[in-house]
């Protein structure tokens, strides 16, 4: 100097003018209530205006996971169903995060991962191919041994019996792989390395790793059923709670009333019908839930780390047609994706540019 990897941070800056929202404090208007010496005083909903503080995000998004909170349901255990799935830890919890293992990719810093069990059982494998699971011989190789032929013989030939699975061919996959030896040709038949193993020993909390041993028995698929371990009740702030009209309807009592009507004729009885008082439920409307929290910053300590503990400091939207905007000036690298609606922890997706820290590889110079 070039090319990259990982982590953290910012999200146009400054000034001025006007505007919007919550809250707090004055002022003015003013309903109602209380007190009153009838002058007023105090409290309080609302309206107008003023001052002050604060006022979107790293994703506020998708609503994909996990929790808080609220209501409903619920003895305990099991089955079913669904989810998660290497190991250990973190956490309120997690399909999250951290560390480790294994596998794959990269020269490397690093990145990626549905990564439990196929020796519990049941299944599946199109087409091609001889054969697709305790298989198989199409081409091929051999023919040592037995057979046949030739030869005096040594030996040669045939490929009938038979042997083989090395080579070719099919396939996603062919019952360990490569090499050497061996053999008639071959074959874990023997050996070395690799692979494999319900073996032994050692290391590690564990996943797993290493050494030795065993000639190989034991192919693949569980994102097929299944088995194993763990987890899981449902609905969601339009949750849910409080106050509460008018009108209609309900209940109790009183009254009109020795009433009228109905119970198919009559009596008793019962029911219905007008008015009043009280009670309770729902609706309109209003209030709460509602933002101080698993919160943020900082320091120290513990831990490889995720994270935890303690001290100190800070307050940082809370609306309900829903606020955070507009204009002007100066500057620059000319400004992306995007707007809270109960809250929080994650994941994923979108995103102009730029800053800081750590690290890797290549080239050059000394």
């Nucleotide at each position: 100097g070039g090319a990259g990897c990982c982590g953290g941070c910012c999200a146009g800056a400054c000034a001025g003018u006007c505007g919007c929202g919550u809250c707090a404090c004055g002022c003015g208007c003013g309903u109602c209530c209380a007190u009153u010496u009838c002058g007023a005083u105090g409290g309080c909903a609302g309206c107008g205006g003023g001052u002050g503080c604060c006022g979107a995000g790293g994703a506020a998004a998708g609503u994909c996971c996990g929790g808080g909170c609220u209501c409903c349901a619920c003895a305990g255990g099991g089955c079913a169903c669904g989810g998660u799935g290497c190991c250990a830890g973190g956490u309120a919890a997690c399909c999250c995060c951290u560390g480790g293992g294994c596998g794959g990719c990269g020269c490397g810093a690093g990145c990626c991962g549905a990564c439990g069990g196929a020796a519990a059982g049941u299944g599946c494998a199109a087409c091609a191919g001889a054969g697709a699971g305790c298989a198989g011989a199409c081409c091929g190789c051999c023919g040592a041994u037995g057979g046949c032929c030739c030869g005096c013989g040594a030996g040669g030939g045939c490929a009938c019996a038979g042997g083989c699975a090395a080579g070719g061919g099919u396939g996603a996959a062919a019952c360990g792989g490569u090499g050497c030896g061996g053999u008639a040709a071959g074959a874990g038949c023997g050996c070395a390395c690799c692979g494999c193993g319900a073996g032994u020993c050692g290391g590690g909390u564990a996943a797993c790793c290493g050494a030795c041993c065993g000639g190989c028995a034991c192919g693949g698929c569980a994102a097929a059923c299944c088995c194993c371990a763990c987890c899981g009740g449902g609905a969601g702030c339009a949750a849910g709670g409080c106050c509460a009209a008018a009108u209609a309807g309900g209940g109790a009592c009183c009254u009109c009333a020795u009433g009228a009507c109905g119970c198919g004729g009559c009596c008793c009885g019962c029911g219905u019908c007008g008015g009043g008082u009280c009670c309770g439920g729902g609706u309109a409307g209003g209030c709460c839930g509602c933002u101080g929290g698993a919160g943020c910053g900082u320091a120290u300590c513990g831990g490889c780390g995720a994270c935890g503990a303690u001290g100190c400091g800070c307050c940082u939207a809370g609306a309900g047609g829903a606020a955070u905007g507009a204009c002007u000036g100066u500057c620059c690298a000319c400004g992306a994706c995007a707007g809270a609606a109960c809250c929080c922890g994650g994941c994923u997706u979108a995103u102009c540019g730029g800053c800081c820290g750590g690290c890797u590889c290549c080239g050059c110079c000394a």